[in-house]
RNA sequence: GGGUUUGAUCCUGGCCCAGGAUGAACGCUGGCGGCGUGCUUUAGGCAUGCAAGUGGAACGAGCUUAUCUUCGGAUAAGCUAGUCGCGAACGGCUGAGUAAUAGGUAGAAAUCUACCCUAUGGUGGGGAAUACCCCGGGGAAACUCGGGUUAAUACCGCAUAAUCUCGUUAAGAGCAAAGGAUUUAUUCGCCAUAGGAGGAGUCUACCCCCCAUCAGUUAGUUGGUAGGGUAAUGGCCUACCAAGACAACGACGGGUAGGGGGCGUGAGAGCGUGGCCCCCCAGAAUGGGACUGAGACACGGCCCAUACACCUACGGGUGGCAGCAACCGGGAAUCGUGCGCAAUGGACGAAAGUCUGACGCCGCGACGCCGCGUGUGGGAUGAAGGCCUUCGGGUUGUAAACCACUUUUGGUUGGAGGGAGACCUCCUUCAGAAUAAGCACCGGCUAACUACGUGCCAGCAGCAGCGGUGAUACGUAGGGUGCAAGCGUUAUCCGGAUUUAUUGGGCGUAAAGGGUUCGUAGGCUUUUUGGUCAGUCAUGCUUCAAAGACCGAGGCUCAACUUCGGGAAGGGGUGUGAUACUACCAGAAUUGGAGGAUUCAGGGGCUAUUGGAACUGUCGGUGUAGGGGUGAAAUCCGUUGAUAUCGACAGGAACACCUAGGGCGAAGGCGAAUAGCUGGGGAUCUCUCGACGCUGAGGAACGAAAGCUAGGGUAGCGAAACGGAUUAGAGACCCGUGUAGUCCUAGCCGUAAACGAUGUCCGCUAGCUCUCAGUCUUUUACUAGAUUGGGAGCGCAAGCUAACGCGUGAAGCGGACCGCCUGGGGAGUACGAUCGCAAGAUUAAAACUCAAAGGAAUUGACGGGGACCUGCACAACCAGUGGAGCAUGUGGUUUAAUUCGAGACGAACCGAAGAACCUUACCUGGGCUUGACAUGCUAGCUGCACGUUUCUAGAGAUAGAAAUUUCUUCGAGAGUGCUAGCACAGGUGCUGCAUGGCUGUCGUCAGCUCGUGCCGUGGGGUGUUCCCUUCAGUGGGGUAACGAGCGCAACCCCUGCCGUAUGUUGAAUGUUCAUACGGGACUAUUCGCUUUUAAGUGAGAGGAAGCGGGGACGACGUCAAGUCAGUAUGGCCCUUAUGUCCAGGGCUACACACAUGCUACAAUGAGGCCGACAGAGGGUUUGCCAAGCAGUAAUGCGGAGCUAAUCCCAAAAACGGUCUCUCAGUGGGGAUUGAGGGCUGCAAUUCGCCCUCAUGAACGUGGAAUUGGUAGUAAUCGCAAAUCAGCUAAGUUGCGGUGAAUACGUUCUCAGGUCUUGUACACACCGCCCGUCAAGUCAGCGAAGUUGGGGGCACCCGAACAACCGGUGAACGGUUGGAAGGUGAAACCAGCGACGAGGAUUAAGUCGUAACAAGGUAUCCGUACUGGAAGGUGCGGAUG
Repeated sequence: GGGUUUGAUCCUGGCCCAGGAUGAACGCUGGCGGCGUGCUUUAGGCAUGCAAGUGGAACGAGCUUAUCUUCGGAUAAGCUAGUCGCGAACGGCUGAGUAAUAGGUAGAAAUCUACCCUAUGGUGGGGAAUACCCCGGGGAAACUCGGGUUAAUACCGCAUAAUCUCGUUAAGAGCAAAGGAUUUAUUCGCCAUAGGAGGAGUCUACCCCCCAUCAGUUAGUUGGUAGGGUAAUGGCCUACCAAGACAACGACGGGUAGGGGGCGUGAGAGCGUGGCCCCCCAGAAUGGGACUGAGACACGGCCCAUACACCUACGGGUGGCAGCAACCGGGAAUCGUGCGCAAUGGACGAAAGUCUGACGCCGCGACGCCGCGUGUGGGAUGAAGGCCUUCGGGUUGUAAACCACUUUUGGUUGGAGGGAGACCUCCUUCAGAAUAAGCACCGGCUAACUACGUGCCAGCAGCAGCGGUGAUACGUAGGGUGCAAGCGUUAUCCGGAUUUAUUGGGCGUAAAGGGUUCGUAGGCUUUUUGGUCAGUCAUGCUUCAAAGACCGAGGCUCAACUUCGGGAAGGGGUGUGAUACUACCAGAAUUGGAGGAUUCAGGGGCUAUUGGAACUGUCGGUGUAGGGGUGAAAUCCGUUGAUAUCGACAGGAACACCUAGGGCGAAGGCGAAUAGCUGGGGAUCUCUCGACGCUGAGGAACGAAAGCUAGGGUAGCGAAACGGAUUAGAGACCCGUGUAGUCCUAGCCGUAAACGAUGUCCGCUAGCUCUCAGUCUUUUACUAGAUUGGGAGCGCAAGCUAACGCGUGAAGCGGACCGCCUGGGGAGUACGAUCGCAAGAUUAAAACUCAAAGGAAUUGACGGGGACCUGCACAACCAGUGGAGCAUGUGGUUUAAUUCGAGACGAACCGAAGAACCUUACCUGGGCUUGACAUGCUAGCUGCACGUUUCUAGAGAUAGAAAUUUCUUCGAGAGUGCUAGCACAGGUGCUGCAUGGCUGUCGUCAGCUCGUGCCGUGGGGUGUUCCCUUCAGUGGGGUAACGAGCGCAACCCCUGCCGUAUGUUGAAUGUUCAUACGGGACUAUUCGCUUUUAAGUGAGAGGAAGCGGGGACGACGUCAAGUCAGUAUGGCCCUUAUGUCCAGGGCUACACACAUGCUACAAUGAGGCCGACAGAGGGUUUGCCAAGCAGUAAUGCGGAGCUAAUCCCAAAAACGGUCUCUCAGUGGGGAUUGAGGGCUGCAAUUCGCCCUCAUGAACGUGGAAUUGGUAGUAAUCGCAAAUCAGCUAAGUUGCGGUGAAUACGUUCUCAGGUCUUGUACACACCGCCCGUCAAGUCAGCGAAGUUGGGGGCACCCGAACAACCGGUGAACGGUUGGAAGGUGAAACCAGCGACGAGGAUUAAGUCGUAACAAGGUAUCCGUACUGGAAGGUGCGGAUG
């Protein structure tokens, strides 16, 4: 810097990513070289070899060889064991232990020091042994015993003795030595002493991890005296004396850990780390111990114990790789049983030299860093192949091929140099592009995209997330990006993370101010003078090893690597100087603070006394049937007299009015009156003291309500409990009772939303208003003003804040001190501890789990929130539906099939303006396969076709036969057909959640937006809100807005009035009528009222009409609404079938349910007869069909007229008149059924319509519920049309006839609009969400017990060894200490643990609905009781 909480925003806050690093490991891959580096795990075990020896110039002896020989031997060289000297305490390895006997830095004094250096002095003279060797013995071995002999630079006396030691000084006393070699001149040694260098031991100061859920530890403990011991100081040890010592500046205890130079990272401050290299420490199988020595309590020495392993003749012995290699084991994981002492260094030696797994080299490992290479330049036909494609092409890609060139690396030839060698380096020569590229990634962060496969599967994933049929996120391919002999992954560290904030954060609401005060330590502290110089600052010296880092040079061809030189910063120590500030010492001052005097206000606290109202009870009076209670009721009280009312008495609790964002108090809190005791505060004053102050870890005191203990008290209220209601239930809300409690005394508890969610104190920074208490001035007037101290409100001063907001009482600007926070959950929980009688309080984690949790504000949506408004929404009225029969549609069921779609409103007489075949998509059966249909190609057949007609078979499709039949240039072409084949056709198959188009709906509701400006960090707001008005975001006014757009309205059509023109088919004229074009209304005008205007309203005039009526027209959008079956269309699927043809069947089924209609139930009627009045449509290939005739009728015959203002359908019906019926299942009603006919049509059985006769069902106005309608409307009456051969039409769409009732009004229901409010909702209340129960998984907690561990205590036993005692004693014995081992009682830590309680988590389990809106009883906090569960209730508190 980015990603991730949201619909969006800002903030808080966590999680994650990009960088660097590693002693790494794993996966894939792998050409070369240089320099480095390589058991982080079991301080597990180790076969084998090597890793420390050397000196003959210290010593004797033996052996071999050579020479000489007097054969005895001598000499020389070499070798060997032994004695002796030096070394072996270095070098090498490891990090177990150790939190200080360690380390780092700086110092100190009470010490030692072999070899080395410097200096001084000395080195005389004797002695006794012993290994080797010889002899003998024991033993398996390891080894060992006895006797004998011998040397020394081995050992022991003697002499000598100071600058040494002892001695207070002195006197005095005491202590040494070794010789060897030789060229005879020296040299190497030895002894004593002093000094040095280097090394070692000791002490001091500072620094040095985590836990306080470790707070007290300590008896040799702290100090002193004396002694012992040590190289040396010292409780290091012992005796005695004193009672100290350490600790909140963290003792003691527990955990972890070698420390440092450095290394990694980081801008730095820091954080992490301590592998390689260097320094120090510690360890050497585990534990203990001493010996030798200058040095060890000793890695490759010794003794003892233990564990393990090996040998054994069973008696006994041997061993220690955390040296180099190697092996086993463990593990994700870490190399060769290599070469050499040539170099460097070390031991010994006079030296030669010997030894050296230190070291130098080689080997193995891409483990790391660095360097090089895998070719360079041309080369377009942009090859082939691959991939993609819109089929044109694009891309791979100058990449390849091909041409030219070069030769690092590797290979060949020859030579030179270096090296102990292995081998390395360099030069030269030759051939040949040859021997050499992978890995990860490609949705965002993050550079890089397409295709196919898959279909919430397989899988991916660092985070958010991707995958449910078009996946740039999975897998593969092509292409691309990044790095490159490597690339990725995992693990760990730093960074980003200002996310522990010193640099550099916060705490009103996000996590976070302690409930309040007092006060200890601590921190901080007015003015001024002088001094000191501790802090501070400056400067000199010294130190902080080297390496590393930095700078500059040099060497390897560069680099890595390495060599040389240089210096700073910073830390420690020690001098010198400065004195502003801090500090300290001394003095002074008064403003902070305290005190005094005067005065003022107050529900401040405690105690006692007193009072009235109300309430309940008791007694008495009056009085009678109710009372009480609720949404409505009931439980309950009452005729044994309630409620009501009057009087008296008793009791307890609380104190109305005053009372006020008014007072007091530190907070909790405090309210009748009076008295007493008492705390605090304000003001005034030329008073006193003189910084005495502020804050405050621990600590102490106070601390609402509830609760606890003991004793009282108990009127009212009232957890629990009981009863009544409500309810699906009601452990609640409501009602009736009612116990603890509420009250008092004494004591505990110590918590609250103990809140201003705002710690205390000091200073500074515009104001306005109100109020309380003083003082001063003023005034007629508590009037006005000034000032001090409190309490409230406003606010665009500035400023701050994420915003909300705060704003002299700060959340502003600064200072001092304290408390607290660091993602959500787990959890204020577990364990431990402290307190408590208990309840519980305080302190306070982790595992695990999530990617969020959260604050403020915005826009919506929603609310059983509010305000305003509208609508046949309600109300009023009329007629219905729901009941019956029938029709139609749907569900369901059935079926071979009952094709498909539509599903709240907004599906259900809907698609369908018409299923007998067809339609038709469904089923059964029979056929076809380039196909029923389109285009193109190839080949063949050909001959004239195709078609039409007839015949045969068949259910038909189809097949066969016959007849007829084109143009023509007569070639065969055009055209067409058939057959075979190829491309393709075809699909009412799937996806309306891939789509276009169209449509429904909210809704003909009045809304939805934009530009510029302004406001806001932003989302957004403003405009569009407000007031009035309108059907209307319609118009007006106001206004940080000004304008505009889509909608509204109007423009369009029909209709109502008038005029003009025209006049066919309208009966001649007028009129009507038709067509076309105009006019008319704009709520204009007058008056009244309301009103700022706009506008509204009432009345009048005129007028056909005062918003005239109807239609078309549907804003931004919502519902993944509907339609792939109307058409179009992406993708998928079928291709002798999911295509296509045919016959028959089905879509018409039928216990049932729903929806829409028709006909009715009758007298406002039914039936018969007679008589009127429409409008709008339709009609010629087969249409409408008149008159007339036949038939009871449907209809038939008939044929006039009509291509229609001409003719026809056509009769309109309700209506009017008259007759019959007379309230009945009736002459209402017509279902159902039977018989007979008619029509259409190839065809009427499944399955059509009509007519006649007969039959004559339910049904007597319809439960809950529900629909339409505000005027030419409802109701009622008929007519027509489309589709159509016919019809199921009682449907739909139109047309006219007759023609009402009602609207007080907006409380309620529904729907909608605007503003506002709350919100934990945003898939938006059909939302969100809580707890129990049931199931799975996980990790912690408790737990009878059990297992293990480290440490301490007590006791037993007791090796080596040490001290002491005895002993002549290096013999031996005893005492004490002492490792390991054993026993016991406690505490602590860890593992397991039946079972138990809670927690977390898991697409669709159960019960409720606690919270979010007034969440339907406002919520929450503390506490107590209670309930399946959320929860409920009581008391007090908060407003979030």